[in-house]
C1' cells in the first nucleotide's frame, strides 16, 4: 500500500411495506402508504368446453430441438446514474415470481386484507437546460 470479509453508524436504491402508541401474563392498537371484494347505470342474454381470475414493470414473438422442459435472440413495459423535481442526452440493468380455487367485469355505501424481503456506498458520485426552494 493492495484486496477479501464480519459489525455498528450514516448516506442511498427496487418495493405499499413507514412512522407513533402499548405490552412483555388476553397482543396487538392506530396513522399513512398498498391490495381486494362489493349495487344502479354501462357492458347483449343462455349453454358447453381446452376453465377463469389476482398482485407485479415483467408480456409477446422468433429460433433450436420432440410434446414437455431448457436455452438463446428480440419486444411491450419498467428501474438506475447523490439537495429535490421536470425535459433531454447519454450509459448501465431488468423483463421474474407468487397466489386464489370453479369463482370476481366496472361499482356508490359497506365488507376484507398487507405494511415483507433483497442490494449498494464512504464519493461529491454521468452531460445539459429548466422551475421550485433555501441562504
Nucleotide at each position: 500500500g493492495g484486496u477479501c470479509c464480519g459489525a455498528c453508524a450514516c448516506c442511498g436504491c427496487c418495493g405499499a411495506a413507514u412512522c407513533g402508541c402499548u405490552c412483555g401474563u388476553c397482543a396487538g392498537c392506530g396513522a399513512g402508504c398498498c391490495g381486494g371484494g362489493g349495487a344502479a347505470c354501462c357492458a347483449g342474454g343462455u349453454a358447453c368446453c381446452c376453465g377463469g381470475g389476482g398482485u407485479g414493470a415483467a408480456u409477446c414473438c422468433g429460433u433450436g430441438a420432440c410434446g414437455g422442459u431448457c436455452a438463446c435472440g428480440g419486444u411491450a413495459g419498467g428501474g438506475c446514474g447523490u439537495c429535490c423535481c421536470u425535459u433531454c442526452c447519454c450509459g448501465c440493468c431488468c423483463g421474474a415470481a407468487c397466489c386464489c380455487g370453479u369463482c370476481a367485469g366496472c361499482u356508490a355505501a359497506c365488507c376484507c386484507g398487507g405494511u415483507a424481503g433483497g442490494c449498494g456506498g464512504u464519493a461529491g458520485c454521468g452531460g445539459a437546460a429548466g422551475a421550485a426552494g433555501g441562504a
Molecule: c-di-AMP riboswitch aptamer (ydaO/yuaA leader)
Organism: Verrucosispora sioxanthis